[in-house]
RNA sequence: GGGCCGGUGGUGUAGUCUGGCUUAACACACCUCCCUGUCAAGGAGGAGAUCACGGGUUCGAAUCCCGUCCGGCUCGCCA
Numbered sequence: 001g002g003g004c005c006g007g008u009g010g011u012g013u014a015g016u017c018u019g020g021c022u023u024a025a026c027a028c029a030c031c032u033c034c035c036u037g038u039c040a041a042g043g044a045g046g047a048g049a050u051c052a053c054g055g056g057u058u059c060g061a062a063u064c065c066c067g068u069c070c071g072g073c074u075c076g077c078c079a
Base pairs, nucleotide, nucleotide: 001075002074003073004072005071006070007069010028011027012026013025020059030046031045032044033043034042052068053067054066055065056064
C1' cells in the first nucleotide's frame, strides 16, 4: 500500500443484508420502590446512546453511496 470485518447507553451485543413496523432493542451494571430479621436472589419501575466523523441520495438514513479517522484479520512491497 491492496482486500475484508468492525466502531451503537457504563460494559457486552442485536438491529444494517431488503430504508418506514423504531419515541433504536436485549443482557449485565446503576438508581428508586416492593419482598426479606439482614444480605443475596426475586418482583415493579426509572435514568442512561451525537448509532466514530463529514458529505450525498431520498418524502424519510443506525441501515444505501462517497470520503476521513480508529481498531482487528489477511495479502503484498521495501529492507
Background
This is a predicted structure of a 79-nucleotide RNA (transfer RNA) from an uncultured Dehalococcoidia bacterium. It was read from a public genome assembly. The coordinates come from a structure-prediction model, not an experiment, and the mean pLDDT is 81. Its Rfam family is "tRNA". About the family: Transfer RNA (tRNA) molecules are approximately 80 nucleotides in length. Rfam classes the family as a transfer RNA.